[in-house]
Context: one part of a larger RNA
RNA sequence: UGGCGGAAGGGCACCACCAGGAGUGGGGCUUGCGGCUUAAUUUGACUCAACACGGGGAAGCCUUCCCGGUCCGGACACCGGAAGGAUUGACAGAUUGAGAGCUCUUUCUUGAUUCGGUGGAAGGUGGUGCAUGGCCGUUCUUAGUUGGUGGAGCGAUUUGUCUGGUCAAUUCCGAUAACGAGCGAGACUCCAGCCUGCUAAAUAGGCGUCCCGGUCCCGUGAGCCGGGCGCUCUUCUUAGAGGGACAAGCGGCGUCCAGCCGCGCGAGACGGAGCAAUAACAGGUCUGUAAUGCCCUCAGAUGUCCGGGGCCGCACGCGUGCCACACUGAAGGAACCAGCGUGUGCUGGCCCUGUCCGCCAGGACCGGGUAACCCGCUGAACCUUCUUCGUGAUGGGGACCGACGUUUGGAAAGCGUCGCGAACGAGGAAUUCCUAGUAGGCGCGAGUCAUCAUCUCGCGUCGAUUACGUCCCUGGCCUUUGCACA
Repeated sequence: UGGCGGAAGGGCACCACCAGGAGUGGGGCUUGCGGCUUAAUUUGACUCAACACGGGGAAGCCUUCCCGGUCCGGACACCGGAAGGAUUGACAGAUUGAGAGCUCUUUCUUGAUUCGGUGGAAGGUGGUGCAUGGCCGUUCUUAGUUGGUGGAGCGAUUUGUCUGGUCAAUUCCGAUAACGAGCGAGACUCCAGCCUGCUAAAUAGGCGUCCCGGUCCCGUGAGCCGGGCGCUCUUCUUAGAGGGACAAGCGGCGUCCAGCCGCGCGAGACGGAGCAAUAACAGGUCUGUAAUGCCCUCAGAUGUCCGGGGCCGCACGCGUGCCACACUGAAGGAACCAGCGUGUGCUGGCCCUGUCCGCCAGGACCGGGUAACCCGCUGAACCUUCUUCGUGAUGGGGACCGACGUUUGGAAAGCGUCGCGAACGAGGAAUUCCUAGUAGGCGCGAGUCAUCAUCUCGCGUCGAUUACGUCCCUGGCCUUUGCACA
């Protein structure tokens, strides 16, 4: 100097607790991991920091695994063979999963591209992440870290980097053998809120004494809807430049410093995310890479292609989730509201409206859209309202199984209709996440995608209870202290 302490003192955190909320752990199913099984059930990762993770939803490919079968994409050099032909390709039959001339029979074809051997090269989702780069994760979301000059010490080292107050913060005030600095924090970037101020808009709206059509009305007005035309318009919409908010104002507390609390005006004390230091880990990745050392293999291939199977296998254990156990509910009808996105690929496949057919899934025919133009006002779901049900394994719950239909695809899974209707009566010990438009409920979009979400990443909608604290448990940080530890 570190490390450790069931040592002390401060200070911090919903990956800690308290007060609570939603749960998980119990059931059914989904999915990952282990185990077992198997020809193979390819493999990495195993406390936080492995286990809906490898963007890993694998019917084929992927694909590495298993069972079979092709091909050479064996450069180049040397030697040999070889124009009296090195070699290549092939119909048919046999053979074969095969319309692989793979091999065999049979002959034709080709013409120095090749063939045999040796050296050697290339390839490899082969090994080694304990040889590495790069990237990521984590220590570690906390406040920490470093050098220059000066001081102390023989030196390792220390001071700076602090008794105190304060802050989310080594943030600031101050103190001061230190002074002045770098990185980190903050500032910064993106998104969300405010602007009746600027710039505008036939891809957004608004207005109109205008015109036409429809609805209503006995009829004309008026109202509503659609179309055309016009406009001096920009509140709403879109998006550029800017402005704005700073603890700024007032009152308390405080060295009247740094700051804290309350109030008012208001879009008001921390809106959300990103980025993120020094030092490390023998953390993960050689299966992201035409990044890569070494080793292995190298033609009966661990190269490569094709066919089939497997990754899905099931006495069992664990993890992430979805659906439930009903009346704050289920079923049927009605009403009524979003925001992120995406959309035809150096032209087949995408998003789909409308009309018709079908009970549904879906199909047929026109047509719009490379998109603020069309789908589309994405008329979403929970929610609201009316009716039925009335506490029963019930009209709760939908597993499992059966029949039929349909879409994608070479090939079934999925989906739809009908039937059957299991466990499940709110889940032991344990344990996770969380402080505001948050938790939770609800749906929508995208990624993957020919088809397939109970996944992930986003988006809006409805929207609580309870803290606004503490160091008791757990785990960090700082100071002091003990140590026979390094």
Overview: Predicted 3D model of a 486-nucleotide part of an RNA (small-subunit ribosomal RNA, 3' major domain) from Ochyrocera sp. 513 FL-2019. The source organism's lineage runs through Eukaryota, Panarthropoda, Chelicerata, Haplogynae and Ochyrocera. It matches the Rfam family "Eukaryotic small subunit ribosomal RNA". The literature on the family includes a 2001 paper in Science by Yusupov et al., "Crystal structure of the ribosome at 5.5 A resolution". Model confidence (mean pLDDT): 80 of 100.